Overview: Predicted 3D model of a 1479-nucleotide RNA (small-subunit ribosomal RNA) from an uncultured prokaryote. Rfam family: Bacterial small subunit ribosomal RNA. The sequence is in RNAcentral, with records from ENA.
[in-house]
RNA sequence: AUUGAACGCUGGCGGUAUGCUUAACACAUGCAAGUCGAACGGUAACAGCAGGAGCUUGCUCUUGGCUGACGAGUGGCGGACGGGUGAGUAACGCGUAGGAAUCUGCCUAGUAGUGGGGGAUAACUUGGGGAAACCCAAGCUAAUACCGCAUAAGCCCCAUGGGGGAUAAGCCCCAUGGGGGAAAGCGGGGGAUCUUCGGACCUCGCGCUAUUAGAUGAGCCUGCGUUGGAUUAGCUAGUUGGUAGGGUAAGAGCCUACCAAGGCGACGAUCCAUAGCUGGUCUGAGAGGAUGAUCAGCCACACUGGAACUGAGACACGGUCCAGACUCCUACGGGAGGCAGCAGUGGGGAAUAUUGGACAAUGGGCGCAAGCCUGAUCCAGCCAUGCCGCGUGUGUGAAGAAGGCUCUAGGGUUGUAAAGCACUUUCAGUAGGGAGGAAAAGUGUACGGUUAAUACCCGUAUGCCUGACGUUACCUACAGAAGAAGCACCGGCUAACUCCGUGCCAGCAGCCGCGGUAAUACGGAGGGUGCAAGCGUUAAUCGGAAUUACUGGGCGUAAAGCGCGCGUAGGUGGUUUGAUAAGUUGGAUGUGAAAGCCCCGGGCUCAACCUGGGAACUGCAUUCAAAACUGUCUCACUAGAGUACGAUAGAGGGGGGUAGAAUUUCAGGUGUAGCGGUGAAAUGCGUAGAGAUCUGAAGGAAUACCAGUGGCGAAGGCGGCCCCCUGGAUUGAUACUGACACUGAGGUGAGCAAGCGUGGGUAGAAAACAGGAUUAGAUCCCCUGGUAGUCCAUGCCGUAAACGAUGUCAACUAGCCGUUGGAAGACCUGAUCUUCUUAGUGGUGCAGCUAACGCAAUAAGUUGACCGCCUGGGGAGUACGGCCGCAAGGCUAAAACUCAAAUGAAUUGACGGGGGCCCGCACAAGCGGUGGAGCAUGUGGUUUAAUUCGAUGCAACGCGAAGAACCUUACCUACCCUUGACAUCCAGAGAAUCUGCUGUUAGAGAUAGAGUGCCUUCGGGAAUUCUGUGACAGGUGCUGCAUGGCUGUCGUCAGCUCGUGUCGUGAGAUGUUGGGUUAAGUCCCGUAACGAGCGCAACCCUUAUCCUUAGUUGCUAGCAGGUAAUGAUAAGAACUUUAAGGAUACUGCCGGUGACAAACCGGAGGAAGGUGGGGACGACGUCAAGUCAUCAUGGCCCUUAUGAGUAGGGCUACACACGUGCUACAAUGGCCGGUACAGAGGGCAGCAAGACCGCGAGGUGGAGCAAAUCCCAGAAAGCUGGUCGUAGUCCGGAUUGGAGUCUGCAACUCGACUCCAUGAAGUCGGAAUCGCUAGUAAUCGCGAAUCAGAAUGUCGCGGUGAAUACGUUACCGGGCCUUGUACACAACGCACGUAACAUCAUGGGAGUGGGCUGCAAAAGAAGUGGCUAGUCUAACCUUCGGGGGGACGGUCACCACUUUGUGAUUCAUGACUGGGGUG
Repeated sequence: AUUGAACGCUGGCGGUAUGCUUAACACAUGCAAGUCGAACGGUAACAGCAGGAGCUUGCUCUUGGCUGACGAGUGGCGGACGGGUGAGUAACGCGUAGGAAUCUGCCUAGUAGUGGGGGAUAACUUGGGGAAACCCAAGCUAAUACCGCAUAAGCCCCAUGGGGGAUAAGCCCCAUGGGGGAAAGCGGGGGAUCUUCGGACCUCGCGCUAUUAGAUGAGCCUGCGUUGGAUUAGCUAGUUGGUAGGGUAAGAGCCUACCAAGGCGACGAUCCAUAGCUGGUCUGAGAGGAUGAUCAGCCACACUGGAACUGAGACACGGUCCAGACUCCUACGGGAGGCAGCAGUGGGGAAUAUUGGACAAUGGGCGCAAGCCUGAUCCAGCCAUGCCGCGUGUGUGAAGAAGGCUCUAGGGUUGUAAAGCACUUUCAGUAGGGAGGAAAAGUGUACGGUUAAUACCCGUAUGCCUGACGUUACCUACAGAAGAAGCACCGGCUAACUCCGUGCCAGCAGCCGCGGUAAUACGGAGGGUGCAAGCGUUAAUCGGAAUUACUGGGCGUAAAGCGCGCGUAGGUGGUUUGAUAAGUUGGAUGUGAAAGCCCCGGGCUCAACCUGGGAACUGCAUUCAAAACUGUCUCACUAGAGUACGAUAGAGGGGGGUAGAAUUUCAGGUGUAGCGGUGAAAUGCGUAGAGAUCUGAAGGAAUACCAGUGGCGAAGGCGGCCCCCUGGAUUGAUACUGACACUGAGGUGAGCAAGCGUGGGUAGAAAACAGGAUUAGAUCCCCUGGUAGUCCAUGCCGUAAACGAUGUCAACUAGCCGUUGGAAGACCUGAUCUUCUUAGUGGUGCAGCUAACGCAAUAAGUUGACCGCCUGGGGAGUACGGCCGCAAGGCUAAAACUCAAAUGAAUUGACGGGGGCCCGCACAAGCGGUGGAGCAUGUGGUUUAAUUCGAUGCAACGCGAAGAACCUUACCUACCCUUGACAUCCAGAGAAUCUGCUGUUAGAGAUAGAGUGCCUUCGGGAAUUCUGUGACAGGUGCUGCAUGGCUGUCGUCAGCUCGUGUCGUGAGAUGUUGGGUUAAGUCCCGUAACGAGCGCAACCCUUAUCCUUAGUUGCUAGCAGGUAAUGAUAAGAACUUUAAGGAUACUGCCGGUGACAAACCGGAGGAAGGUGGGGACGACGUCAAGUCAUCAUGGCCCUUAUGAGUAGGGCUACACACGUGCUACAAUGGCCGGUACAGAGGGCAGCAAGACCGCGAGGUGGAGCAAAUCCCAGAAAGCUGGUCGUAGUCCGGAUUGGAGUCUGCAACUCGACUCCAUGAAGUCGGAAUCGCUAGUAAUCGCGAAUCAGAAUGUCGCGGUGAAUACGUUACCGGGCCUUGUACACAACGCACGUAACAUCAUGGGAGUGGGCUGCAAAAGAAGUGGCUAGUCUAACCUUCGGGGGGACGGUCACCACUUUGUGAUUCAUGACUGGGGUG
């Protein structure tokens, strides 16, 4: 784009067209083929007329074929047309173009006739049978029915003669003779004559007979075209041809007999499946593809099968006979029927209409005609089924109404839309008017022709008559916006977006895909978009699809070159002469039906539609011409190809012989304890003498070095040396043949390894197998053995990643460098060289090609010839069938089903038990720990009413928590409140409310009860409380996977990017890679890149040195004075220190290395040296990392509760497991005594001195201090003296008993501390594992935050103060480059196989049941033909006996239904079974 469509929703009008695609399933009912009285006998019905009867005087009965007419019947014509359907048919069925051996009713034209007889028979009457259908017998009768006779030039047959053609036969034409065969009448009119009054006769018309032509229709034959399958390759006996005969309208094996053995087929016979064919229709730019409704041409069919009759025509839709199935009637004896005609019914189906009107028109049948018949046809009805047209209003109208929707709450949108105002009236409605389709025929009148005729008939003119549709089309009037809009879609493709609901549910979906709580994708709504009386969906066809490629594709790696030759058919083919005209080209003629398409006109108001003309129909046939090209024939040629001659190289092939090295075995000698093997071992061999070594022998297999991107061969493949036989290639120069060529479907040959058969052989190595190891297992890898096979001969097999993944042949198209064989040339004659030439074989590279990779004279470039192959992945190179094979198996080769991909090349990442370089307490070197004990603390688990919640590898677990007895607190139990514990607003009320206090009562407590004001303009107000109402509060409820913010981690790792340019089809690359160097993408050099940004570094803080300034609460050197002593004091500003500002360090200097660089190494100076130490600072990003319980926040949820309050309990539980710590296990120690030295902090609801009391925790009391002033505050390890003596101890301190202190409303669950007593485990810790590189580890104490109290934790502070680093192979983590990749959620990836389960289709399968069909038989209705000794018999003949002719019967042949046997094929099904797909 389209449709004979269907379905869903919706539906105003008109025109026009279409309307069972399925069950060629079955059909009730009605109609669809009759007509003619001018063929006939007649009169059942109707009407008229005439006669008669009855009478009621206009009715009834009756008679008469007299008239109009006419049932049934005889006869004629028509029922072969028209109408329906598409079952069958792959065919001369159809299409197209031709042909010769034919028929043709009615029709047209012509010629000639139409004479004279005969016998029957329906109807009817009578009788009979039967339920019916119908039938039988007797009798009567007519014809345009039937039958003889006559005539007949043209017709048919026979004979004779002549002619034609090349002519013997046959054939054709002409002439003559002989023989045979026709007919029917009817009607109208009528002057004369005749008459039996019917008519004869004449005339006109129609009919009939014979025949010649035509037209029309039909039959037959031929060329070409006409679906798929080769997993259908051979088919055929009337088959192919001939002769003779028969037969037909006509040719012919059409049929029969005989003879011959042919005919068809790879250019697809036969068989199977499917199908009516065409003009056309749909689509497409075309070529094509699909299709064959309506309309038109042809064919076939008419319940299924068979058969003939009649006829001009049929083997007959509404005829006959027979058989079969089905239905109906029946009195059970028998009968009837055929909608694939029009309506209609049932059924089937997604689905397709009225049991309508009319013959008015067109056409058909009959008829002289009127006319009759006509479900053909014309109309109407139904259906939006299609196409076309029209309408459902038009203008104005902003308060941008209301309502809806949305919202950032302002607004926006629906929207000039509505309302309102002003108009119009198509269509529908009502009323009125009103064409055309109608012209004939008929009839009336007039005239002309015909005729004897004013009849009849024919013609002309004129009048009359005929409409189903139809209430027609069309026109006019009337009234009123009045009666008339839906459907689909809105994620992308694809025009059109928001809200609500839902929550991987419900659902959507053409493809991609959407939906798991913020869905433009589901459902609804608002809005929008598109089409519009329709709109969507489904189905189907073509297009896009160059996705079967003729136009117009491919085959190195995506699917695809047969593994390789030879060669048949076929295809293709060098140069030249002439001929021809098959192909080719041009002209002409015929045809190519009409309709349709296209163009130009015309008619319906337009259009659809209808109609006139033209063009076209690309085709076929005939004919004329041309001769370039192809073909064919022909004369030649030598450039292709081949032959001869001379050389050359070679693992080319086959056969025979022979050589040495090595392995193994055997024999012998020497000799002794191991050998062998592996990652390490063991099995194995060996004291019966191995291995080692020496000598000898045997046997088999293979040929080191040479050896090479070297050679040869078609490929497979070929390797010691010698001999024999043999194929091919190359090269040189000449001669010869003269296109002999290329390719190659089938065919045929050779064809690695493995395997198979037969017979040999067997050294080594070695499937299977055995043993030993390895391992969770190890039917593997490794080891020790070991058979087939490997070898030879012979026969099979016929496949390989048989690969250059690249078919063969030929031509052309830049170079450069190797190498092998030959030839030529040069000179410096050599182990030489090359401006040279060939045939191979390699590398690199331009143009060109390619998706890219790459190829590139050995093409994957540009062309030609031929062959093979491909058409998404899987199923599957499988099943079935066939062929081959001994088998293994090979060749050929599907489908169902399933998926939306599979694949190629390249890119960026990630990954690798890949590679290179580098770094890090990563390892190593060290020191100290953890893991074992007790305790502390956190977690898991368990328990519980609750043990609130979160954090979970590194990167959770002394984490949130810098501190749970109540509070905290979020949890549990019990009780209690409901505008609320907290915020804002409103109304009303109240001497408010708080704090403290008083004292009392109930109670566990919340709570309840009693006691008081301020300002004022005197209205009231502020603040506050209570009550009430509703808006609202409140939530540590959920979602960290909706979020902000903050944080962890990779990682303080050195990376992450951009602009412009360049390269690439592109993704992308380059820069950022490379050479050095660094802690560093730090810097330098190079460089199709040049620059830049975020990171690194630096800038900041602190610490280390110095200087300047300043000098209290800090300091005190000198000076003064004072004390038992002390910067306690005057004084000082030097020092220390405090806190402000500066300085210093930059590879700056020197030497060396390096590339003259960057930089590195060493040194000097310096407080400090190469980033001086430490801190803060964390790129792009990753982990949907953590946190909704810090806070904030979207959405959801609760609202007398998931909110609020109170008390008590819980977070503190305890068979257990883990993490992090403390204390120890002791003598480098414990205990006791003495004694020394810090830093940094904190302090008013606070730190608290001196003094006194207590063994002590602490108490009493309170100086001083809001702090460089006072206090906490005794630093400890250390030093020194003593004691303990290796022990579960004078170690260790858990646990428990008792007595206390402090804090606090309160220490029971559940605090810390003190004293007395008790005195557990533990004697240095398995596997494993952690931290640390210098003021570090280790060790020692001090302080602070939190805090009423409660640290072994955390954060700080100082004291003492080490050891070690050879080094970067490996472990862990990271960075850069490179490589492979089937990964991209990125290796915690992906993915293979088996088993189990579910499900789907399919193969095999003992079989079973159908369909179709071959062969061999049986069978034999009706019918036709042949024969006929039976029976019967009107016309004609007869010698009257009969004959001729016919009918019936019988029989033979052919044959439908049907039956049997045996095959082939196909479909369905089948216990069980095989693999396959999906989950």